């Protein structure tokens, strides 16, 4: 001095980071939608530099000139003549028209900006100054006469003036020269003086005051030229250039100059980007931004360029001329067809284009310009007005009071709440608008007239305003005329109802919408801004997201594969000088306007004016001398070199060696070998494999061998020799900054591959065969060719990796290894030190992981590279290559992510530890048969509905003949079968009887309310029924994915969490992991954790032993007036706790064994089910939101159906028999149940059962056992097994056994002889086997729930299957492996590459052709001035011809670029297409990179490489104890 800096949403289950996308802000010459009261100041064709009707935009001067004419005057009868200080006025002439105004096409340039230069220049009008203004001449317009033409116009003859034109005189200050002298500057030259020669001027007018003209000098103004610096993108544009670069001499110009010409030379520009292509007017400034920057170049100002397109000159002081001219082209118009006319990118206006941009206005009053002496004239410049909310600014649409918080509307839990003091109503005010009246400034300038004057002017009077009767002031009336737009899921201020139902729609991003949408549409309400509000577009910002300020590159995008090295960049110590960079002072400039600060003027503001600051720049000048640089000199530490010494798979070449493999020969031998998960193909009696001997060949070098060594990287490994590169150390002899990096360039560069020639043992892409498989173009096997090897030449890429460029310096340590040196020692060990190579770690860094003196730390120098994912390392172009291919390297389009690290889970055909009838060991089943039962399917009018892996299927159903019942067809009903409420009527309702009907229902008859008060009439209340109207009832209708409750399941598995603390940026971690142990997160120990909760365990029930109390219906005894010891039953206690002993363990927890005990290590059983998972199940138990039905989806009724039957599955029963069947005899339970019940005994019946009925509401009575035991028969068979099916006859229940019950008897006597693949249960009083009871229930169990009787076998063990727990690991999963995901094919859409070609565009080159014009030439056509000549005539001049240059046009060959193109290539996108399963876990063959071959496809295989591979073992190193 400066006043200035904000973020958010979106990748994930969550986190941190990277990174893109999006939003909030400001702005606009804007447009669109909805809306619209007033004023001021600004602003308004951004598009077709597209075409233009009409009017206007440049004239003026009579004081330059001659005619003409009007007026006036005089004379005259008049014609007319003369005069004129007057007006008009075509023409000649002068000045202006080159300014002012418009536009931005072109232009990447000295065009613009800035600063210089001109000693290389011009400048009309203006100012100052000096001098002059002499004397002549000839014409041409106008005019007159005449002719041509449609028109525009043109011609011939004649007259005439001038400030028009032409000679002459004069000018020693002018011009260019000569000579000489002086001064100054310098690459050139300039100035002064003198001298000599040559050339060159003029115009008058007038009112007599002036003014004009000519020459010179100076000034001012305007212009011209040159130079330094700055000025967009593309290298997929790398070479360009022949007047090109320079010189000598000329032409030309105002002037320098290749500006032009002739000749000579061969230069000049370029990686600091030439040339080419694209785009563009530049600047002051404007917008944005904290700034630095970025974007823009409307309005205002400066410069440039252009004027229908292209070219050319003329005039002039000035033009190569917007409203001049000539030529050519396109277009438009007129035409008599012969020919002519035109140029709004001036102001208005018009067509057209477009999303889009105004009046054919008023005035010269002001400001400015042109002409004029002046008055004055002209001026679409300008001043004003009009139109447009286009922008900025200002104002208004009222103000105060007013609660019953009105109505209406919305909502509601129905009470209320909101809109809301808002309105109504009362009082008041008067801006704007409206009506009326008054009424400026802009005019102190300028003009005219008079007076005065020092001639500059002063003073008095007069007229003069487009805007405008405007601004402004005063008065009047009246709240009267004046509010909308967007939004309300988050970002982002603002919420509810209805409608809709992945529809309609919204959306800036994330995303909403599939029946409860704060996200769609509408209403109400709210928020924001307000005469505006939103949307769209564009720019900057946020974006540190191109990073100068101010980013990065180990893993996110990003280090070149490696080295050498040119240019460039950067560079050690000391001293001298210079002053380019650098710093300071001064001067010039940096226009004005704008911006900023301070004032002032319009009422304020916008706007305007004044003053100041600033303009960070450039130039000049004077200083400074630290630093950089330059110069000169010195130094040794960087670097290099000599010397001594050391290690090494460093490289190249040659030679040599042994083991192994294969092959050949021979011997022995005799059936197999080989190969695999298992096989087969293959080899073998023609003798393989095996074994012995000999031979041949090629390739590679075991052990040593090592996170050992060497090399720049790739890479390098038997031994010896030769040649050769680099490195370490010691020491300090030599040089003396010689250095570092490195665009371009050059060289090297694994494997694969290519060319030519060799070689070929083994291995081995391709290929063939065999397997595997659904398939198997693979993995496995048998073979096998290129190739692998050598020589020469290419290729030039890899996960060429430490995913870490090179060089230098600095910064705690510890432990190794390799190679040196030194100290010490006899030698070692050891110590110090250097270089290289490893590990762990401090600080520090990092998103984290990690790095950590070998940095990813702190710094410096230089190079390379990155900027969201995909498209794509692709296309096109170019370069390289024999090819394969490599290098360079986009866009359209598309997505809102893609990604890194780490976290918690889940998962793994990952690992470790451990459980469980999980396997194993056993026993018995199921799956086969018949039947029962449930389900699917099918059928049906209906076969009601639900349940679907475990965890649906003898499940809801603890019991469908009617009922149940929800289903079907038929019949009838509508306030209802059921609840509450109103009115009316009745006294009933009901019961009984009867009729019609299938019944529901309907009709008829009989009978007849209750309570209280009162004698009664009656009153009040209640109840019931009927009728009636409406609220409503009702729904087993839908949604279990809107819900409550309940339940299943993982799982009775051992887990799930919290507080505080600590660690981590964070998600999270720790605790809960570890060592032991347990059934157990059970307990102990340890530990940055310490505690706690829900679970475990225990507490509860029942069972096993004992004690005690009590004893009836029990028990004992037995018939009495008995007893309670035992059994038993019911209460209450005891008992078991690892308590005791031994051992183990860590002196722990705990484990093993033992004793005692009825019971021993939770004794056995039950109840009890953590946080949670499965949108698990249930709206049909119940409850319930929402939706739906309301003479029906409600309710009633009889009948049918749920019981169907080709079939499939589940669960059971009975069996297949002799451990059995049948018959007879004998015996022993427990727990239950029983009154519309259980029922004994007795009698009848073969029997089911019947009759009768004692006893019992139960420790009393009844139900009431079977297997078993004893005896007999059967003798292995479809049977004396088995009992289905069927016929007949019955019993029982029940209104009713037809559909459709159970049971009994006689007869019948099916399948079935132990069950394929597969699969289930069970670890002890268990399995197996045997019967008994109960619930439901009128009746109807093989099911279910219970009970007891008899009563086993086996467990080595945890490899495997299944499920689970803990720890760990990988992950591209998180809807969590039933995950994710790749490629072909098929469909639709989109953009794009190639493409036979086709159509354009701009530019360059060559040739042809030449318009106008300029220059040159030269003909003898014309000719007033001037010259020569007496004249004729000639010269000068004019004209035409020819030549050169040249626009447009034409022709030609190429290059560039755009559009299009049959067909074709890949790419992208698109809820539910096909084929496979490549990748993510060891992804089921680890993956990936390069390369080659092959294959529908992902892909497979070979060779080499990488770890960005899991797991196990070994090795090495490190850490802790």
């Nucleotide at each position: 001095u400066a006043u200035g800096a904000a973020g958010a949403g979106u990748u994930u289950g969550a986190u941190c980071c990277u990174g893109g996308c999006u939003c909030a802000g400001a702005a606009c010459g804007a447009a669109c939608g909805c809306u619209g009261g007033u004023g001021g100041c600004g602003u308004g064709u951004c598009u077709g530099a597209u075409g233009c009707a009409u009017g206007c935009a440049a004239g003026u001067c009579g004081a330059g000139c001659g005619a003409g004419u009007c007026g006036u005057g005089u004379a005259g009868c008049a014609a007319u003549a003369c005069a004129u200080a007057g007006g008009c006025g075509a023409g000649c002439g002068g000045c202006g028209a080159a300014c002012g105004g418009g536009u931005g096409a072109g232009u990447a340039a000295c065009g613009c900006g800035u600063g210089a230069a001109u000693a290389a220049c011009c400048u009309a009008c203006c100012c100052u100054u000096c001098a002059a203004u002499u004397g002549g001449g000839a014409a041409c317009a106008a005019c007159c006469g005449u002719g041509c033409u449609a028109a525009c116009g043109c011609g011939c003859g004649g007259c005439u003036a001038a400030u028009g034109c032409c000679g002459a005189a004069u000018a020693u200050a002018c011009c260019g020269g000569u000579u000489a002298a002086g001064c100054g500057a310098c690459a050139u030259c300039g100035c002064u003086u003198a001298u000599u020669g040559g050339g060159g001027a003029a115009a008058g007018a007038u009112u007599a005051a002036u003014u004009g003209u000519u020459g010179g000098a100076g000034g001012a103004u305007g212009g011209a030229u040159u130079c330094g610096c700055g000025u967009c993108c593309g290298a997929u544009u790398a070479g360009g250039u022949a007047g090109u670069u320079g010189g000598c001499g000329g032409a030309g110009u105002a002037a320098c100059g290749g500006c032009c010409c002739a000749c000579c030379a061969a230069g000049c520009c370029u990686a600091c980007g030439a040339u080419c292509g694209g785009u563009a007017g530049c600047c002051g400034g404007c917008c944005u931004g904290a700034g630095a920057g970025g974007g823009c170049g409307a309005a205002c100002g400066g410069c440039c360029a252009c004027a229908u397109u292209g070219g050319g000159a003329c005039u002039g002081a000035g033009a190569u001329a917007c409203g001049g001219u000539c030529c050519a082209g396109a277009c438009u118009c007129c035409u008599a067809c012969g020919g002519g006319a035109g140029g709004c990118a001036g102001c208005a206006g018009u067509g057209g284009g477009g999303a889009a941009u105004a009046u054919u206005g008023c005035g010269c009053a002001a400001u400015g310009g042109g002409g004029g002496c002046a008055a004055c004239c002209c001026u679409g410049a300008c001043g004003c007005a009009g139109c447009g909310a286009c922008g900025c600014c200002a104002c208004g649409u009222g103000u105060g009071g007013g609660a019953u918080g009105a109505c209406g509307c919305a909502u509601u839990u129905a009470g209320g709440u909101g809109u809301g003091u808002a309105a109504a109503c009362c009082a008041c005010u008067g801006u704007c608008g409206u009506g009326a009246g008054g009424g400026a400034a802009u005019a102190g300038a300028g003009g005219c007239g008079g007076a005065c004057u020092u001639c500059g002017g002063u003073u008095c009077g007069c007229a003069g305003g487009a805007a405008u009767g405007u601004a402004c002031c005063u008065c009047g009336a009246a709240a009267g005329g004046a509010a909308g737009c967007a939004c309300c899921g988050g970002c982002a201020a603002a919420c509810u109802u209805c409608g809709u139902g992945c529809c309609a729609g919204c959306a800036g991003c994330c995303g909403c919408g599939g029946u409860a949408a704060u996200a769609c549409g509408a209403g109400g309400g709210g928020u924001g801004c307000g005469a505006g509000c939103g949307u769209u577009g564009u720019u900057c910002g946020g974006a540190a997201u191109c990073a100068c300020u101010g980013g990065g590159c180990g893993u996110a995008a990003a280090g070149g594969g490696a080295g050498c090295g040119u240019a460039g960049g950067c560079g050690g110590a000391c001293u001298u000088u210079c002053a380019a960079g650098c710093c300071g002072g001064g001067c010039g400039u940096g226009c004005a306007a704008a911006a900023c600060c301070g004032a002032a003027g319009c009422c304020c503001a916008a706007c305007u004016u004044c003053g100041g600051c600033a303009u960070u720049g450039c130039g000049c000048u004077c200083g400074g001398g630290a630093c950089u640089g330059a110069u000169a000199g010195u130094c040794u530490u960087g670097g290099a070199u000599a010397g001594u010494u050391c290690a090494g798979a460093g490289g190249c070449a040659a030679g040599c060696g042994g083991a192994a493999u294969u092959c050949c020969u021979a011997g022995u031998g005799g059936a197999g070998c080989g190969g695999u998960g298992g096989a087969a193909u293959g080899c073998g009696u023609a003798g393989a494999u095996a074994u012995u001997a000999g031979g041949a060949a090629g390739a590679a070098c075991a052990c040593c061998g090592g996170a050992g060594g060497c090399g720049a990287a790739g890479g390098c490994g038997g031994c010896u020799u030769g040649c050769u590169g680099g490195g370490g150390a010691c020491g300090a002899a030599u040089c003396g900054a010689c250095g570092c990096u490195g665009c371009a360039g050059c060289u090297c560069g694994a494997a694969a591959g290519c060319g030519c020639g060799g070689g070929u043992a083994g291995c081995a892409a391709a290929c063939a065969g065999g397997a595997u498989u659904a398939g198997a173009u693979a993995c496995c096997c048998u073979g096998g060719u290129a190739g692998u090897c050598c020589g020469c030449g290419c290729c030039g890429u890899a996960a060429a990796c430490g995913a870490u460029g090179u060089a230098u310096g600095c910064u705690u340590g510890g432990c190794g290894c390799a190679c040196g040196a030194g100290g010490u020692u006899c030698a070692a060990a050891u110590c110090u030190u250097g270089u290289g190579u490893g590990c762990c770690g401090u600080a520090g860094c990092c998103a984290a992981c990690g790095c950590g003196a070998u940095a990813a730390g702190c710094a410096u120098a230089c190079c390379g590279c990155c900027u969201g994912g995909g498209g794509a390392g692709u296309a096109c172009g170019c370069c390289c290559g024999c090819a394969a291919g490599g290098g360079u390297g986009a866009a359209a389009c598309u997505c809102a992510a893609a990604g890194g690290a780490a976290u918690u889970g889940a998962c793994g055909g990952g690992g470790g530890c451990c459980c469980g009838c999980a396997c194993a060991a056993g026993c018995g089943g199921u799956g086969g048969a018949g039947c029962a039962u449930g389900u699917g399917g099918u059928u049906u009018a209906a076969u009601u509905c639900g349940a679907c892996g475990c965890a649906a299927c003898g499940c809801g159903c603890a019991g469908a003949a009617c009922c149940u019942u929800a289903c079907c067809a038929a019949g009838g009903u509508u306030u209802g079968a059921c609840a509450u409420g109103g009115g009316a009527a009745a006294g009933a309702c009901g019961a009984u009887a009867u009729c019609a009907g299938a019944g529901a229902u309907g009709g008829u008859a009989u009978u007849u309310c209750c309570a209280u008060a009162g004698c009664a009439a009656u009153a009040u209340g209640g109840c019931u029924u009927u009728c009636u109207a409406c609220a409503c009832a009702g729904g087993u209708g839908c949604u279990g994915c809107a819900u409550g409750g309940c339940u299943g399941u993982c799982g009775u598995c051992a887990g799930c969490u919290c507080g505080u603390g600590u660690c981590g940026u964070g998600a999270g971690a720790u605790g809960u992991u570890g060592g032991g142990u347990u059934a157990a997160g059970u307990c102990c120990c340890g530990c940055a954790a310490c505690g706690a909760g829900c679970g475990c365990a225990a507490c509860c029930c029942g069972u096993g032993c004992c004690c005690u109390c009590g004893g009836u219906u029990g028990c004992c005894a037995a018939u009495a007036u008995g007893g309670c010891u035992c059994u038993c039953c019911g209460g209450g206690g005891g008992g078991a706790c690892u308590g005791c002993c031994g051992g183990g363990g860590a002196c722990a927890a705990c484990c093993c064994g033992g004793a005692g005990g009825a019971a021993g290590g939770u004794g056995g059983g039950g109840a009890u089910g953590a946080c949670g998972u499965c949108a698990a199940g249930u709206c049909a138990u119940c409850a319930u939101g929402g939706c739906c039905c309301u003479u029906a989806c409600g309710a009633c009724c009889a009948g049918g159906g749920c019981u169907a039957c080709a079939c499939a599955c589940g669960u059971g029963c009975u069996a297949c028999a002799a451990u059995g069947g049948g018959c007879g005899g004998c015996a022993c339970a427990g727990a239950g149940g029983g009154a519309a019940g259980c029922a004994a005994a007795a009698u009848c019946g073969c029997g089911a059962g019947a009759u009768u009925g004692a006893g019992c509401g139960g420790a009393u009575c009844c139900u009431a056992a079977a297997a078993g035991c004893c005896g007999c028969c059967c003798c292995c068979a479809g049977u004396u097994c088995g009992g289905a099916u069927a016929g007949g006859a019955g019993u029982c229940u029940g209104c009713a056994a037809c559909c459709c019950g159970a049971c009994u008897c006689c007869u019948u006597g099916a399948a079935g002889c132990c069950g394929g693949a597969a699969u289930c249960g069970c670890u002890a009083g268990u399995a197996a086997u045997c019967g008994c009871g109960g619930a439901u229930c009128a009746g109807a169990a093989c099911g279910c729930c219970g009970c007891g009787g008899u009563g086993a076998a086996u467990a080595c063990g945890u490899u495997c299957c299944c499920g689970g727990g803990c720890c760990u690991u990988g992950u591209a999963c998180a809807c969590a492996c039933c995950g994710c995901c790749c490629g072909u094919c098929a469909a639709g859409c989109c953009a794009u590459g190639g493409g036979a070609g086709a159509a354009g565009a701009g530019a360059g080159c060559g040739c042809u052709c030449c318009a106008a014009g300029a220059c040159g030439u030269g003909c003898a056509g014309c000719u007033a001035a001037c010259c020569g000549g007496u004249a004729a005539c000639g010269g000068a001049g004019c004209g035409g011809g020819c030549g050169u240059c040249c626009a447009a046009a034409g022709c030609g060959a190429g290059a560039u670029u755009u559009u299009u193109g049959a067909c074709u290539g890949g790419g992208g996108c698109u809820a539910a297409g096909u084929c496979g399963u490549a990748a993510c876990a060891a992804g089921g063959u680890a993956g990936c990179c390069g390369u080659a071959c092959c294959g529908g496809a992902a892909g497979g295989u070979g060779c080499g490489g990488c770890u960005g591979g899991a797991u196990u073992a070994c090795c090495u190193c490190c850490u802790u104890u």